Background: A computed fold for a 72-nucleotide RNA from a Myxococcales bacterium, annotated as transfer RNA.
RNA sequence: GGGCGGAUAGCUCAGGGGUAGAGCGUCGCCCUUACAAGGCGAGGGUCGCAGGUUCGAAACCUGCUCCGCCCA
Repeated sequence: GGGCGGAUAGCUCAGGGGUAGAGCGUCGCCCUUACAAGGCGAGGGUCGCAGGUUCGAAACCUGCUCCGCCCA
């Protein structure tokens, strides 16, 4: 330098045009003498950045940044 995959909640990851989600973690309540487990609830997001397409973009297109793998 070229090809492919990835970047979404604190962590690990789903979601591939129509309200952004799950598990774990965090916080509160219940339960317990207390803790754990369990039950109920809450909070937490510029969906890597910038453009484009579209009535509508996390998703499609272009460029860039970063990470991983392969080739040279």
The sequence was found in a public genome assembly. It matches the Rfam family "tRNA". It is annotated as a transfer RNA. NCBI's taxonomy places the organism under Bacteria, Pseudomonadati, Myxococcota, Myxococcia, Myxococcales.